The RNA shown here (Bacterial RNase P class A) has 380 nucleotides and comes from uncultured Amaricoccus sp.
RNA sequence: GAUGGCCGGAUGGCCGCGGUCCGAGAGGGUCGAGGAAAGUCCGGACUCCAGGGAGAGAUGGCGGCGGGUAACGCCCGCCCGGGGCAACCCGAGGGAAAGCGCCACAGAGAUGAGACCGCCCGAGGACUUCGGUCCAAAGGCAAGGGUGAAACGGUGGGGUAAGAGCCCACCGCGCCGGCGGCAACGUCGGCGGCAUGGCAAGCCCCGCCUGGAGCAAGGCCAAAUAGGGAUCGCGCGGGGGCCGGUCGCAAGAGCGGUCCCCAGGGUUCUCCCGCCCGAGCGAUCCGGGUUGGCUGCCCGAGCCUGCCGGCGACGGCAGGCCCAGAGGAAUGGCCAUCGGCGGCUGCCAAGCCGUCACAGAAUCCGGCUUACAGGCCAUC
Repeated sequence: GAUGGCCGGAUGGCCGCGGUCCGAGAGGGUCGAGGAAAGUCCGGACUCCAGGGAGAGAUGGCGGCGGGUAACGCCCGCCCGGGGCAACCCGAGGGAAAGCGCCACAGAGAUGAGACCGCCCGAGGACUUCGGUCCAAAGGCAAGGGUGAAACGGUGGGGUAAGAGCCCACCGCGCCGGCGGCAACGUCGGCGGCAUGGCAAGCCCCGCCUGGAGCAAGGCCAAAUAGGGAUCGCGCGGGGGCCGGUCGCAAGAGCGGUCCCCAGGGUUCUCCCGCCCGAGCGAUCCGGGUUGGCUGCCCGAGCCUGCCGGCGACGGCAGGCCCAGAGGAAUGGCCAUCGGCGGCUGCCAAGCCGUCACAGAAUCCGGCUUACAGGCCAUC
């Protein structure tokens, strides 16, 4: 220096608070916050709602491979890429030769691109001391310069008027095959000169997962009273066709009957199938909300020890243990001794003073993340 883990004041006394047990009572016994109880970010248990079905769609999420687990976006092992001298660390790590879109500024040009400077050739022209010098149309060139995060593979050689995978070697990329591995992938060989830049925390494509609400869920009891619900009876929207009769000179208007079609709303994302309802009146029956009490509620994917299996996460077996259940919400205060830290004095033995991190259960469990004075251990 790196990684992993642990402790996070100790002991005693007095007073007090909450649960539980004993006791008629007085009183006594026993238990009483955390590694994060926090953020409420993931995954579950449990409970209620939903008539059935499909995950077909939407929405949201996840994303190398294999394993662990009740499950996970967590954990373990491995692979690949990047960083570090190293121990080790980091990675939203599927797809960019399916498509669409975007690529600021700068720059000539931002993707089947691009002549700004430049290189080559050079019709023709000007000058000339006749050796040559200068200007230059059309054309060729992506090697060099310059811009940029990025400029249509890289380095070297050949080649050429100058150049260019134009050709060659190596590297990179892609395809095919052999071998190793469960796999991600690695390695070897061959082939292809290679119009395949980047972004998918832009749309999208592929694979997998996904109902909603949450303990103020939910259940039971008691009290007192007005609204509420169910069943039954009466009864009900819009459009079109036909028939009947009324009004009107007519075009037509409106009324009644009947037939057909269509809604609208609800059914806890949508869809499919199915079901129900609409506005009132009457009768019968039921019992919600509110407040108070009880419950849910702490024996559990539990903790400790040992052995076994596994590289490990973890699993199995045996023995032992009981470890908060409050609920306007207990878990606190004081003193003494010791310990850590800081300061002062100091005759260097000690004394005095101050202080003790972050924080604090609220249905429970597995994770992640964040906060944390100080200290300890192990491995490298």
Its Rfam family is "Bacterial RNase P class A". Rfam classes the family as a ribozyme. Rfam describes the family as follows. Ribonuclease P (RNase P) is a ubiquitous endoribonuclease, found in archaea, bacteria and eukarya as well as chloroplasts and mitochondria.